[in-house]
RNA sequence: GGAGUUGGCCAGACAACCGCUGUAGCGCUGGACGUUGCAGAGGAAAGUCCGGGCUCCUUCGGACAGGGCGCCAGGUAACUCCUGGAGGGCGCGAGCCCAUGGAAAGUGCCACAGAAAACAGACCGCCGGCUCAUGCCGGUAAGGGUGAAAAGGUGCGGUAAGAGCGCACCGCGCGACUGGUAACAGGCCGCGGCACGGCAAACCCCGCCCGGAGCAAGACCAAAUAGGGGAGUAGGCGGCUCGUCCGCACCGCCGGUUCCGAGCGGACUCCCGGGUAGGUUGCUAGAGGCGACCGGUGACGGCCGUCCCAGAUGAAUGGUUGUCGAGUACAGAACCCGGCUUAUUGCUGGCUCCGGUU
Repeated sequence: GGAGUUGGCCAGACAACCGCUGUAGCGCUGGACGUUGCAGAGGAAAGUCCGGGCUCCUUCGGACAGGGCGCCAGGUAACUCCUGGAGGGCGCGAGCCCAUGGAAAGUGCCACAGAAAACAGACCGCCGGCUCAUGCCGGUAAGGGUGAAAAGGUGCGGUAAGAGCGCACCGCGCGACUGGUAACAGGCCGCGGCACGGCAAACCCCGCCCGGAGCAAGACCAAAUAGGGGAGUAGGCGGCUCGUCCGCACCGCCGGUUCCGAGCGGACUCCCGGGUAGGUUGCUAGAGGCGACCGGUGACGGCCGUCCCAGAUGAAUGGUUGUCGAGUACAGAACCCGGCUUAUUGCUGGCUCCGGUU
């Protein structure tokens, strides 16, 4: 100097004038009126993909179905998130990625090429026998070819020629021992010629988990209409103290209701038509922000201190001027919060590699 990788921070500042929303005080007091003070869009507010808080639902339990997750250990209110580790993959490296249980329960797929794509093989070749020859029969899977992938690899022996056929080493599988909480790892341990490709983000098997709907949830006030019209299903039996009683049957009630049980209710279903589309609340003090110390590899936790930081509802922060400045991008809350994903200007730290100079 170049290339790469991984973190952090900002998201214009100050002043003046006019304007907007909320809130507190004062005045005025009927006020959406005046005045003063304070506050007023994000790191992603985005996507609506996960998880919850909160609210409501006459449901509860079981079976089945459906859905989600899938290495180990932690963190968290919780999660499919985050942290650390193990295993695997990519990269020279710093680093990055992984829907990472099971293929020895079963089923299925692997196009084309190739002899054959998994209880899978003989096209060329090698060996043996027969035949004048052409060729035929048998053996073989070490060599060659096809392919993304072809019955472990190297070497020695053996054989008619070969082959874990046998042996040595490596690889693989199982067991014990050691280390580790564990996933898993180790080797001068032992046994075994060895079960024999890949795909489960194919069906499936195994383990764990799972009510639903959603602030347009819900609560209150005021007002209005038509306490409207039509159709269908069940409404039965018995007892007694004769009641709006009891029991059985029937119907309905589970945001899968298919089934069983309990519980509750006396109704349930469909069509046509009408009224209200107003106000208050929910609505912002929180699993809250910031800082110091302590514990932890870390996510994070503990303790102390400090602060209050939007609540609009056809939708609030806009316009002008001046100075400074690195000065722009992506872009605007709508119940709240924790994540993930996506978009993006500028400034800056660590680390890795390459080249040159000293």